[in-house]
């Protein structure tokens, strides 16, 4: 330098153009003598910057971080 991939709650992980899924993890409460496990609840996320569209995580473009391949 050129291609191609990925980016989403604290970590991991789904998603269709139409209210962002789900485990763990945090907090609160039940259960227990305590603690642990176990149970209900609750908080909390779409890398950023335009664009198309009635509506973008989702299409488009450009960029930024990381990985793969050429050179």
């Nucleotide at each position: 330098g050129c291609g191609g991939g990925u980016a989403u709650c604290g970590u991991a992980u789904a998603a269709c153009g139409g209210c962002a899924u789900u485990a763990c993890a945090u907090c609160u409460g039940g259960u227990u003598g305590c603690c642990a496990a176990u149970c209900a609840g609750a908080u909390a996320a779409c890398g950023c910057g335009g664009g198309u569209c009635c509506g973008a995580c989702u299409c488009c473009c450009g960029c930024u971080a990381c990985c793969c391949g050429c050179u």

Transfer RNA from a soil metagenome, 71 nucleotides, folded computationally. It matches the Rfam family "tRNA". It is annotated as a transfer RNA. The prediction has a mean pLDDT of 80.